[in-house]
Context: one part of a larger RNA
């Protein structure tokens, strides 16, 4: 643009991946072998490289969280802070993102085949797996497993809703399980979609001020304190109006 209003939910033509592989145990020290040695088939177990997803564990980071230190400028001084200095330097440490962490995956079977093995059987009263017929056969091919598909122009289906009774969607707004824009998805008062506020988790690690002891550094009571970014619950307080 098309598919001749849409919203939902499909069917698969086709296409894409994926289909890897040791070790051990059992069959069984059996068959086989004079020992030496040692299985075929047939079951289980447990690894390794790849690969998909995730953050409960273990760790990484976590420059908007807590904390301790240095040196210097400032808030007039003391206390307390605030600027820089690689994020100043140091110990921590949610969320989110991660891997070395956590779960998962490769099976099975099915059918046509390769080489090869083989049945019946002539051409050639024998023979011959092959000429006419049949069967077996492989990590390989087709399917089965997983994603993606109706631009599959053949443009497909099914269910509702709409066509002057206007369906659905879009402009505009709050956003994030999303993201460069877009788009997607979550919402737009018949509302928890974001921020604010309360509470919890969590995180750092006992805040300031005071009172007490001590001559002072401090210490001790107030106190698991005080402060906390993104995390859960809640709550219309704020913005999500109103119109096209």
């Nucleotide at each position: 643009c098309g598919u001749u209003g849409a919203u939902u939910c499909u069917u698969g033509a086709g296409g894409a991946g994926a289909u890897u592989u040791g070790a051990c145990u059992c069959u069984a020290g059996u068959a086989c072998g004079a020992g030496a040695g040692g299985a075929c088939c047939g079951a289980g177990u447990u690894g390794a490289a790849c690969u998909g997803a995730c953050c409960u564990c273990u760790g990484g980071u976590c420059u908007a969280c807590c904390u301790g230190c240095u040196g210097u400028c400032c808030u007039g001084c003391c206390a307390a802070g605030g600027g820089c200095a690689c994020c100043g330097c140091a110990g921590g440490g949610u969320a989110g993102c991660u891997a070395u962490g956590u779960c998962g995956g490769g099976c099975a079977u099915g059918g046509a085949u390769a080489a090869c093995c083989u049945c019946u059987g002539a051409a050639a009263g024998c023979a011959u797996c092959u000429a006419a017929g049949a069967g077996g056969g492989a990590a390989g091919c087709c399917a089965g497993c997983u994603c993606c598909a109706a631009g599959a122009u053949u443009a497909g289906g099914a269910a509702u809703c709409g066509u002057u009774u206007g369906a659905g969607a879009c402009c505009c707004c709050u956003g994030a399980g999303a993201g460069a824009u877009u788009a997607u998805c979550a919402g737009g008062u018949u509302g928890a979609u974001a921020g604010g506020c309360a509470c919890c988790a969590a995180g750092u690690g006992u805040a300031c001020g005071u009172a007490c002891c001590g001559u002072a550094a401090g210490g001790u009571a107030u106190u698991g304190a005080g402060c906390u970014g993104a995390g859960g619950u809640g709550u219309a307080c704020u913005a999500a109006u109103a119109g096209g």

About this RNA
The prediction has a mean pLDDT of 88. A computed fold for a 244-nucleotide part of an RNA from a Minisyncoccota bacterium, annotated as large-subunit ribosomal RNA, domain VI. Lineage of the source: Bacteria > Bacillati > Minisyncoccota. The RNAcentral record of the full RNA draws on ENA.